[in-house]
RNA sequence: CAUAAACUUUAGGGGUGUCUCCUAUUAUGGAGUCUGAGAAAUACCCUUUGAACCUGAUCCGGAUAAUACCGGCGAAGGGAAAAGUUAGUACUGCGCU
Repeated sequence: CAUAAACUUUAGGGGUGUCUCCUAUUAUGGAGUCUGAGAAAUACCCUUUGAACCUGAUCCGGAUAAUACCGGCGAAGGGAAAAGUUAGUACUGCGCU
């Protein structure tokens, strides 16, 4: 000299499925099961350095009581940001003495 993760504030984006039982009548209700950060939560995750999430997809392979449950598809196409603190600091690298 160059340089970070993280955190905070405000704002924004996103998902909510499987199966069993009950009520009721087919649910975003009640109790449980599975996976998950989250399966309606004052929560959780993500916000362009973007795999949060959506589309393809009533997709393909595997597993399961069952389901995007796992893998593939796939860095394919889409997808929501500004300010501040840490701090011009740590680590690291480079240069000079």
The prediction has a mean pLDDT of 77. The RNA shown here (TPP riboswitch aptamer (THI element)) has 97 nucleotides and comes from Aquimarina brevivitae. The organism belongs to Aquimarina, within Bacteria.